[in-house]
RNA sequence: ACGACGGGUGUGGGAGAGUACCUCGCAGGUCGCCGACGGAGCAAGCCCGGCACUGCCGCUGCCGGCGCGAAACUCUCAGGCUGAUGUACUGCACCCCGACG
Numbered sequence: 001a002c003g004a005c006g007g008g009u010g011u012g013g014g015a016g017a018g019u020a021c022c023u024c025g026c027a028g029g030u031c032g033c034c035g036a037c038g039g040a041g042c043a044a045g046c047c048c049g050g051c052a053c054u055g056c057c058g059c060u061g062c063c064g065g066c067g068c069g070a071a072a073c074u075c076u077c078a079g080g081c082u083g084a085u086g087u088a089c090u091g092c093a094c095c096c097c098g099a100c101g
Stems, first nucleotide, its partner, number of pairs: 006096008018031001020030004032081003038077001039075003045068002047065006
């Protein structure tokens, strides 16, 4: 189930930050910045082990763990810094999956 969650296509919406400087060639270098493609990090809490307490277990406390654990938070690797394109997210339509929510 008159189809959740998730995914895809089309279309609309959709920020941020230098139209920087130098060399001079279709690119390279320098500094400054942005975070909403992607990527990475972790809080509470939980899990595991040890110690203490205990007749024993449990509870509780402490210690340890390249254990689990979120983002629009953080980092800025990648990417981006006129506009356009693209961009997380989102409206609408259609398609796939099928209860894994």
Molecule: Glycine riboswitch aptamer
Organism: Chloroflexota bacterium